[in-house]
Order: sequence, then C1' cells, then structure tokens
RNA sequence: UCUUAUCGAGAGUGGCUGAGGGAAAGGGCCCGUUGAAGCCACAGCAACCGGUCGCCCGCAAGGGCGAUGCUGGUGCUAAGUCCCCCCCGGUGCGGCCGGGAGAGAUAAGA
Repeated sequence: UCUUAUCGAGAGUGGCUGAGGGAAAGGGCCCGUUGAAGCCACAGCAACCGGUCGCCCGCAAGGGCGAUGCUGGUGCUAAGUCCCCCCCGGUGCGGCCGGGAGAGAUAAGA
C1' cells in the first nucleotide's frame, strides 16, 4: 500500500511524570492541576486469529455451525469511530430523521 470482515455493546485502579487531549484541516461539543498525553505495574473487557470440546459434511485432506477464556497472538478499557464537515432521500425545515460515500480504528491475509 492492497483485499476482506467488523465498528450503537463491553471493560480501570495504582505508581512515575506534569499540560495538554478527544487521528488529520476546519466548525462544534466535551475531557483535563479533583492530574491531560506518555511510560510502567496489576486488573478487566471482548472474542478477530490460534487452542480445546461437541455436532454435521467429506474416502481423505479439509470444511461448516456452535460452545469454551484457555499461562496462546493482537486489540481495547469517557462520550456512536464524540458529532458535523461530502452525496442522496424524508420532513412538521435556524432544525431533525434515515441511508450512503470518504476518512479512520482493529483483526486476518497479500
């Protein structure tokens, strides 16, 4: 960089440190000296990959479905991916509702 899948749920304490943070430009709205970001420790969530178990298909290799948190590999633990910012539709139209795109995140693969 590309492909595929998912993204309305879930889960935080302590230590060090000390001013920012919520991906990027802009607009909002929030979080933050009652301690942001980062690092470390421990804990937790989830179940993408792996493992294990069950059932089914298959001559087999293997595959499908389901269950399981497993001393496994990642990820994650404010707010919908915080919301908008582009397009389409609806509408009771300073707005609201729905769908999509784009961008992003994570996993698996190339």
Molecule: SAM riboswitch aptamer (S box leader)
Organism: soil metagenome